[in-house]
This is a predicted structure of a 73-nucleotide RNA (transfer RNA) from a Candidatus Spechtbacteria bacterium. NCBI's taxonomy places the organism under Bacteria, Bacteria candidate phyla, Candidatus Spechtiibacteriota. The coordinates come from a structure-prediction model, not an experiment, and the mean pLDDT is 82. It was read from a public genome assembly.
C1' cells in the first nucleotide's frame, strides 16, 4: 500500500427497512436478615463513532472518515 471484519447503556451483547432500541452484569432504592451475602420487586442509564447520501421511513441500506482487529504484501 491491498482486502475482509467489528463500532448500539459504565462492561458484555441482540436488534427481518416501520411500536417509545431489548436483555444480562453492574449502579441506585425498596423487600427480606441481628448485620451483610444470596434472593425478589422497582428505577435510573445508549440517539447507536462521525459526516454525507438512498427511501414516505435508517441502529439496519451505499460513501467517505477516524478507531479497533484479521488476513496478505
Nucleotide at each position: 500500500g491491498c482486502g475482509c471484519c467489528c463500532a448500539u447503556a459504565g462492561c458484555u451483547u441482540a436488534g427481518c427497512g416501520g411500536a417509545u432500541a431489548a436483555a444480562g452484569c453492574g449502579u441506585g432504592a425498596g423487600a427480606u436478615u441481628g448485620c451483610g451475602g444470596a434472593u425478589c420487586u422497582c428505577a435510573a442509564g445508549a440517539c447507536c463513532g462521525g459526516a454525507g447520501g438512498u427511501u414516505c421511513g435508517a441502529g439496519u441500506c451505499c460513501u467517505c472518515c477516524u478507531g479497533g482487529g484479521c488476513g496478505c504484501a